[in-house]
Molecule: small-subunit ribosomal RNA
Organism: uncultured Planctomycetota bacterium
RNA sequence: AGGGUUUGAUCCUGGCUCAGAACGAACGCUGGCGGCGUGGCUAAGACAUGCAAGUCGAACGGACCAGUUAAUUUAUUAGUGGUCAGUGGCGAAAGGGUGAGUAAUGCAUAGGUAACGUACCCCGAGCUCUGGGAUAGCCAUCCGAAAGGCUGGGUAAUACCGGAUAACAUCACGGGUCGAUGGGCUCGUGAUCAAAGAUUUAUCGGCGCGGGAGCGGCCUAUGUCCUAUCAGCUAGUUGGUGAGGUAACGGCCCACCAAGGCGACGACGGGUAGCGGGACUGAGAGGUUGGCCCGCCACAUCGGGACUGAGACACUGCCCGGACCCCUACGGGGGGCUGCAGUAACGAAUCUUGGGCAAUGGGCGAAAGCCUGACCCAGCGACGCCGCGUGCGGGAGGAAGUCCUUCGGGAUGUAAACCGCUGUCAGGGACGUGAAAGUCCACUUCGGUGGAUUGAUCUACCCCAGAGGAAGUCACGGCUAACUCUGUGCCAGCAGCCGCGGUAAGACAGAGGUGGCAAGCGUUGUUCGGAAUCACUGGGCUUAAAGCGUGUGUAGGCGGGAACGUAAGCAUUUUGUGAAAUCCCCCGGCUCAACCGGGGAAUUGCUUGGCGUACUGCGUGUCUUGAGGCAGGUAGGGGUGCGUGGAACUCUUGGUGGAGCGGUGAAAUGCGUAGAUAUCAAGAGGAACGCCGAUGGUGAAGACAGUCGCACUGGGCCUGUCCUGACGCUGAGACACGAAAGCGUGGGGAGCAAACGGGAUUAGAUACCCCGGUAGUCCACGCCGUAAACGAUGCCUACUAGGUUGUGGCGGUUCUGACGCCGGCACAGUCGAAGCAAAAGUGUUAAGUAGGCCGCCUGGGGAGUACGGUCGCAAGGCUAAAACUCAAAGGAAUUGACGGGGGCUCACACAAGCGGUGGAGCAUGUGGAUUAAUUCGAAGCAACGCGAAGAACCUUACCUGGGUUUGACAUGCUUGGAUGCCUUUCUGGAAACAGAGUAGGCUGCCCUUCGGGGUGAAACUUGCACAGGUGCUGCAUGGCUGUCGUCAGCUCGUGUCGUGAGAUGUCGGGUUAAGUCCCUUAACGAGCGAAACCCUUGUCGUUAGUUGCCAGCGGGUCAUGCCGGGGACUCUAGCGAGACUGCCGGUGUUAAACCGGAGGAAGGUGGGGAUGACGUCAAGUCAUCAUGGCCUUUAUGCCCAGGGCCUCACACGUGCUACAAUGGCCGGUACAAAGCGACGCAAGACCGCAAGGUGGAGCAAAUCGCAAAAAACCGGCCCCAGUUCGGAUUGGAGGCUGCAACUCGCCUCCAUGAAGUUGGAAUCGCUAGUAAUCGCGGAUCAGCUAUGCCGCGGUGAAUGUGUUCCUGAGCCUUGUACACACCGCCCGUCAAGUCAUGGGAGCUGGAAGUACCCGAAGUCGGUUGCUAACCCGCAAGGGAGGCGUCUGCCGACGGUAAGUCCGGUGACUGGGACUAAGUCGUAACAAGGUAGCCGUAGGGGAACCUGCGGCUG
Repeated sequence: AGGGUUUGAUCCUGGCUCAGAACGAACGCUGGCGGCGUGGCUAAGACAUGCAAGUCGAACGGACCAGUUAAUUUAUUAGUGGUCAGUGGCGAAAGGGUGAGUAAUGCAUAGGUAACGUACCCCGAGCUCUGGGAUAGCCAUCCGAAAGGCUGGGUAAUACCGGAUAACAUCACGGGUCGAUGGGCUCGUGAUCAAAGAUUUAUCGGCGCGGGAGCGGCCUAUGUCCUAUCAGCUAGUUGGUGAGGUAACGGCCCACCAAGGCGACGACGGGUAGCGGGACUGAGAGGUUGGCCCGCCACAUCGGGACUGAGACACUGCCCGGACCCCUACGGGGGGCUGCAGUAACGAAUCUUGGGCAAUGGGCGAAAGCCUGACCCAGCGACGCCGCGUGCGGGAGGAAGUCCUUCGGGAUGUAAACCGCUGUCAGGGACGUGAAAGUCCACUUCGGUGGAUUGAUCUACCCCAGAGGAAGUCACGGCUAACUCUGUGCCAGCAGCCGCGGUAAGACAGAGGUGGCAAGCGUUGUUCGGAAUCACUGGGCUUAAAGCGUGUGUAGGCGGGAACGUAAGCAUUUUGUGAAAUCCCCCGGCUCAACCGGGGAAUUGCUUGGCGUACUGCGUGUCUUGAGGCAGGUAGGGGUGCGUGGAACUCUUGGUGGAGCGGUGAAAUGCGUAGAUAUCAAGAGGAACGCCGAUGGUGAAGACAGUCGCACUGGGCCUGUCCUGACGCUGAGACACGAAAGCGUGGGGAGCAAACGGGAUUAGAUACCCCGGUAGUCCACGCCGUAAACGAUGCCUACUAGGUUGUGGCGGUUCUGACGCCGGCACAGUCGAAGCAAAAGUGUUAAGUAGGCCGCCUGGGGAGUACGGUCGCAAGGCUAAAACUCAAAGGAAUUGACGGGGGCUCACACAAGCGGUGGAGCAUGUGGAUUAAUUCGAAGCAACGCGAAGAACCUUACCUGGGUUUGACAUGCUUGGAUGCCUUUCUGGAAACAGAGUAGGCUGCCCUUCGGGGUGAAACUUGCACAGGUGCUGCAUGGCUGUCGUCAGCUCGUGUCGUGAGAUGUCGGGUUAAGUCCCUUAACGAGCGAAACCCUUGUCGUUAGUUGCCAGCGGGUCAUGCCGGGGACUCUAGCGAGACUGCCGGUGUUAAACCGGAGGAAGGUGGGGAUGACGUCAAGUCAUCAUGGCCUUUAUGCCCAGGGCCUCACACGUGCUACAAUGGCCGGUACAAAGCGACGCAAGACCGCAAGGUGGAGCAAAUCGCAAAAAACCGGCCCCAGUUCGGAUUGGAGGCUGCAACUCGCCUCCAUGAAGUUGGAAUCGCUAGUAAUCGCGGAUCAGCUAUGCCGCGGUGAAUGUGUUCCUGAGCCUUGUACACACCGCCCGUCAAGUCAUGGGAGCUGGAAGUACCCGAAGUCGGUUGCUAACCCGCAAGGGAGGCGUCUGCCGACGGUAAGUCCGGUGACUGGGACUAAGUCGUAACAAGGUAGCCGUAGGGGAACCUGCGGCUG
């Protein structure tokens, strides 16, 4: 510090997501030790059990126990020690827990209290006198299950009470003085109020007063979450007077009076929440948070209440009510863990019913001491932080195992083993240091000294042994460090985002390896960060989300020049505070660290006083440039009302006229002989205003147009510079205006025209087109308040190059004026510098540079929707969410592709022609059907006479049956033993094969005396590895091929332009068959293609003449280059020449080039061929071949026989033959080229009607043969017919090949003689030696189903010189929502499933109030009963006070009633979202086939259609 993800690619906008840190965590796997921390976040739900607040006998009476002293009456009294309930005192209001409530009665900060309190503690000066009556305990009796209680008797106090005394205390009055109100100081008078003793000889207490410290009460200011879909709230409410109450101010309470108080600076209401110091994060500003520790607050089962007290409305006190639980003898009692442990429950989840008061602290006590679940320790949990260890060194070109492998090797890996060494932790032993300060006793010079004593718990240091007891977890496609094999096969699964998985997965699972961290590692959750993604620091609004439709203006915000004053803001300095802890720095203590201690800094804040006055504010007076006024001109569809005009239209009447009109792509509906349309005249009516007219004008916007008509009226501009003197800008709310459609009432209604009716179109046509037609459109008044209300651009001010155009004023120039020219102002356009912008663009009319104010935005969808509120007559408007869902949705520009967009150009593309196909028969291929099998592949063009250039067996891959298993074929190892191979015989059999047998021949290499010996390489055989597969995948591949297309394209280097994709070059103007060439030019060059080079053909020359040729010479023959010769010619086949727009004329840019011409065998590429750019179609082929992977192995391999590939209702493609006279048949006569031939071609001759046969000359072929060319030409017949056309089909007889022609060959002859008389829609080929037509040859091949294919020559046309259309292609341009690229994309209804949500008759739960009823406890008040202390009284009695009963006000819980708000649920219902392959259409994107979109209204299965107005996106 950034990265991934929208696209084919790019830039931008924008969301989602990741890497970091943190945690009171949880979960998974794993787990050695220690230190320090930390641990119920959920049910403020319920709790068994134990403990958590007591203490004091030196306050008091007493009981019991112990032992002892004294007095003595021997039984008591007095005393001592200990224990104990009670009275009394202090404490129990602290400590400890929790965060339910609380948005202020809280908290934080700074102040105030002149409006207050304070037990214990400290200081000071004083006082502590005298009396009295009770009561618990105790005793007795009684009641009750218990808890507990009644009555009687008697008793003490530091318990209670009376009196006295008392002021520097309090109060009242009067006076003085300071001050700020109930304040301070002071004087005088009057009134009022105290006390307690204990033990001992010194202390501890008690009382009133003053002061202090600490702790509290109350008040003020400022700050303190979300919500306006909460906008008005308030009756003790706001204030006053008086009385009450309190420690104290106060509506705190009450009576009366007044009518106030609060609120957009957010009252009131709703939701949520304890607050702070701090913590986490962050560069910071911020954001989030408030567990542990500290401070404050609140609470203690829920609600209410008071009592006691210095202090409480009291966690372990009291009373009452509610819920719940426990005991019960049913009468009545008891309880409150949000203390420490602990329990069940809840939950993803959180500990021991431990030890000790040794330390620190607290309560009581004179003290010893007692109490203390505060606290100190220990236990449990890797929950966190920190530290340590699980060894260290040596040790192979490197064991084993495992994994990978190209089989060579590589990795794990110095890792292990092995050798040497060390010794932390855990383990064992020993020792006891420190945490200890105090306390008691004694002494004391009051400083202290000595002695005794106190550890729950933890533990330093030392010794022993021995590598021994101690490593996991996550990841490895990119982000993101780390890669291979196997399994799986869109399955199982993974996933934070993008995305992996459909048979070669680095993404799943396992393994090996590697990377990261490490006693932990991952996952999940949450917070901050990254996110400048709410932007104060630090964002935006033309088109990405975002400027209100427009104005007037309230509050608010902001505001011109100069001066004086003030000092609020501001700056500086200063005072106090900002608790401690934390963070930071320094130093120090635990072996280090975590942790802890000391000191400092910091705490950015609030506050006190001073000083400064530039700026802002405030006050005062002033200035003129902002603003406004005044005067003189001036333009205009500015507004409102009232007049008025002509053209057109429709209607009415009349005339003329006589069959159509109208309408469309074409029609029809419609109108018309009852007279239309057309035309003339007259009349009526309503609406709209041609030309001028414009890129022009006016207005705030919407909007505004006949009319130099009228009336009323708003604003602007120019000129003058006379006046006012900042009067200004913006503008939340508010108010006004606001197209069209629509609504209400009343008019009006010609034309047009939603709806509606009809006609067409169509698969349908609820549309587009046509004929009609109602609301409406028009007027008046009243609503509505929205539009693509747009410049998609808020208003105001200032500044920042210019050029040019228009409109309205003005000034100057000239003697005046006109034209012109120059200058300036206002408005409206356009092009452009800088700048800005993602780009497009914008650019003095800013989207530039700044300032002011307002409005608005924060991913897409859900949705401008629901609910609520408000406005409206309604339609609906304004305001405006959430659940859920997606990983994008978008903007601009780029390259392609596409368009029922445009331009230019080309092609047998069309047109012009010629001949076909489609109809018939047959051949052949395909589909389909059939079959045991009809093997397989090819599928629009670019499959279909294609693979197949030869299926009777073979081929052959298919089927049936038979047989075989190391195999028909290859290699290696191995067994055997001398065999083995060839020829040959027999049996079974269809054969393969199996079995039996005979004779002959051959049998390697080395040595050899030729007798033989050695060996086992070849061959055979046994077994094992393996062979084999036309089995699958052409979507795993190589190679080859088709197609676009012989179309003219496809690219690169450098440079330049652009942020970039990319562009330029390659565009433009010409030209060409061509990106061919030329010119221009930010391009200059180059490459692959085109062309050329190559082959063939056309002309000539030359060389060479055999097998070819024969002119001349000679010979010979019936005849023939037959012979001698010849090279002239033809020809053959080598080498050359020739054609290049070279020449001439014209056109053209002096170009390229084109047109015409000459010459020439050939002329503008002479004809033909070979040659196929970058690429496209996952095109074709695993069955040519090769090949990865998979499958198979007595079979999917191999062998054999037979069958099938040849089937046949049918459909299609490609062909052949025809339908005839340009013909058929018969006879005769000519003229080719290119090929082939020994496993062959075969002549002459003979036989056969013929196919063919016999026979064999010649020929490895310019020599011989196939071989006859045919059409043609000559002559004859046929005479237009199903024929002398046509030949299918069938019968018979033959021939040939072959082992074999049944399925299933070809040929010949005789006979038979089918369909067919030129072919519907549609469709194919061809531009010249072409089409058409005629025959010939070859490959394959024994033969042939060849009419196919590949070649060869013979005869030999017609038409076009054009580009409107169909098809395809190229270039430029344009639009695009396409990029799998139009066979694209995509919308809505319906149907199915899932999910969340709105409405809903209702049902139900909760919350806060209102009104009324009831009214516990209790304070206050009243009160007839009772009453020891005090008073009066001789007494009786009375009074004060107290207690009690009843009662008044208030009052919790509860009840009733009507509403409000928030949830849950609900038959049914509305839309929404999502979901590989459902239905209907085709709305949008291209002119999307009717341009689209916005608002509104109507209609329609649906997208949508139509009307009106608007926009250009």